[in-house]
Predicted 3D model of a 72-nucleotide RNA (transfer RNA) from a Cyanobacteriota bacterium.
NCBI's taxonomy places the organism under Bacteria, Bacillati, Cyanobacteriota.

RNA sequence: UGCCCUGUAGCUCAAUGGCAGAGCGGCGCGCUGUUAACGCGAGGGUUGUGGGUUCGAGUCCCACUGGGGCAG
Numbered sequence: 001u002g003c004c005c006u007g008u009a010g011c012u013c014a015a016u017g018g019c020a021g022a023g024c025g026g027c028g029c030g031c032u033g034u035u036a037a038c039g040c041g042a043g044g045g046u047u048g049u050g051g052g053u054u055c056g057a058g059u060c061c062c063a064c065u066g067g068g069g070c071a072g
Base pairs, nucleotide, nucleotide: 001071002070003069004068005067006066007065010024011023012022013021018055027041028040029039030038048064049063050062051061052060
């Protein structure tokens, strides 16, 4: 310098262009002698940044940027 993959909740990851979700963690409650385990509940998001396309973008296009890989 070029090419490929990738960035969504604290972590690991889903989501056919049409309501952004799950598991784990944390928090509250229940359960009990207590803890753990188990059950229930609530909360938690600028979907990396900036543009574009579209009635509508996490998803498609462009630029930039963080991470990983390949080539030189």